[in-house]
Annotation
A computed fold for a 153-nucleotide RNA from Paenibacillus montaniterrae, annotated as c-di-AMP riboswitch aptamer (ydaO/yuaA leader). Model confidence (mean pLDDT): 76 of 100. The organism belongs to Paenibacillus, within Bacteria. RNAcentral holds the sequence, with entries from Rfam.
RNA sequence: AUAUUGAUACUGCUUAAUCCUCUAUUAUAGAGGAGCGGGGGAACCAUGGAAGCAUUUUUGCUUCAGGGGUGAAUUCUUUCUAUACAGGAAAGAACGGGUACUCUCAGACCCGAAUCCGACAGCUAACCUCGUAAGCGUCAUGAGAGAGAGCCU
Numbered sequence: 001a002u003a004u005u006g007a008u009a010c011u012g013c014u015u016a017a018u019c020c021u022c023u024a025u026u027a028u029a030g031a032g033g034a035g036c037g038g039g040g041g042a043a044c045c046a047u048g049g050a051a052g053c054a055u056u057u058u059u060g061c062u063u064c065a066g067g068g069g070u071g072a073a074u075u076c077u078u079u080c081u082a083u084a085c086a087g088g089a090a091a092g093a094a095c096g097g098g099u100a101c102u103c104u105c106a107g108a109c110c111c112g113a114a115u116c117c118g119a120c121a122g123c124u125a126a127c128c129u130c131g132u133a134a135g136c137g138u139c140a141u142g143a144g145a146g147a148g149a150g151c152c153u
Base pairs, nucleotide, nucleotide: 011137012136013135014134018034019033020032021031022030023029024028035132036131037130038129039128040127045122049064050063051062052061053060054059066120067117068116069115070114074094075093076092077091078090079089080088081087095112096111097110098109099108101146102145103144104143105142106141107139
């Protein structure tokens, strides 16, 4: 001087995922509260698949294609897997999301996963209920506008 690994501290990023109190405790765990976030749930409004059976009609039941939630994480085209559906992989386009206070404009880079419910949920006041994990080191870019903090006098 370089590379790798571990620990601690500081400072940041994605995300709702932060803070405080009490109890026990070597660490840590449990309970409660605040803040933040999600789901269910009236009226009004919106929606109303196909087939079969029953039924005077209204209607009810069954079957099939299912349907829905969290999240930015979806759609389409081409190629390969492949003889072929689905799925998967690659490339491209549209669209969506992120990068050190916020917004606008410009440019650069990156992401587009995962998972849950279990035949079932539109919106939805009151009300009910749940979560507060995890993983990381990012352009700390430029211009303009705004907001805030610290230090000195």